[in-house]
């Protein structure tokens, strides 16, 4: 400086059992349940060896839906906004949550042993990680074809 293109398919689990109550899978005890990529002192395989594949973290880096946020466009309207669509993904507000001991050079990832955490939007006055709805949606990434190029 130049490429980094397409197409197609895949891409989330979870409330059982009691209590109190008129009412609760929402609250109280006991259970359950963990998205994608890194990172690897663990398991598996390959090799004489270095050293390489494969799988490995809910809570250690980051990333995705969500909410917010911002941008158009319509509607109200008390001129301060407010309600809906659509659109972006630049912001990073909310985006959450581990400790202690053991091993060893080296662990917040192994081992042991305790803890914590889980968008909105509905459910009656009773409040949801687990129901219901957006959603037969989106989407981190996967994987396979095809195209070009070493």
């Nucleotide at each position: 400086c130049u490429c980094c293109g397409u197409u197609c398919u895949c891409a989330g689990g979870g409330c059982g059992g009691g209590g109190c109550g008129g009412a609760a899978u929402u609250c109280c005890c006991c259970a359950c349940c963990g998205g994608c990529g890194g990172u690897a002192u663990c398991g598996g395989g390959a090799g004489u060896g270095a050293u390489c594949c494969c799988g490995g973290a809910g809570c250690c880096c980051g990333c995705g839906a969500g909410c917010g946020c911002c941008u158009u466009c319509g509607a109200c309207g008390a001129c301060a906004g407010u309600c809906g669509a659509a659109g972006g993904g630049u912001c990073a507000g909310c985006a959450g949550a581990u400790c202690c001991g053991g091993u060893g050079c080296g662990a917040u990832g192994c081992c042991g042993g305790a803890g914590c955490c889980g968008a909105c939007g509905g459910u009656c006055a009773a409040u949801a990680g687990u129901c219901c709805g957006g959603a037969u949606g989106a989407a981190a990434g996967a994987g396979a074809g095809c195209a070009a190029g070493c």

FMN riboswitch aptamer (RFN element) from Mycoplana dimorpha, 150 nucleotides, folded computationally. Its mean pLDDT, the model's own confidence on a scale to 100, is 77. It was read from a public genome assembly, where an Rfam model found it. Taxonomically the source falls in Mycoplana (Bacteria, Pseudomonadota, Alphaproteobacteria, Hyphomicrobiales). Rfam family: FMN riboswitch aptamer (RFN element). Rfam links the family to the GO term FMN binding. Rfam's curators write: The RFN element is a highly conserved domain that is found frequently in the 5'-untranslated regions of prokaryotic mRNAs that encode for flavin mononucleotide (FMN) biosynthesis and transport proteins.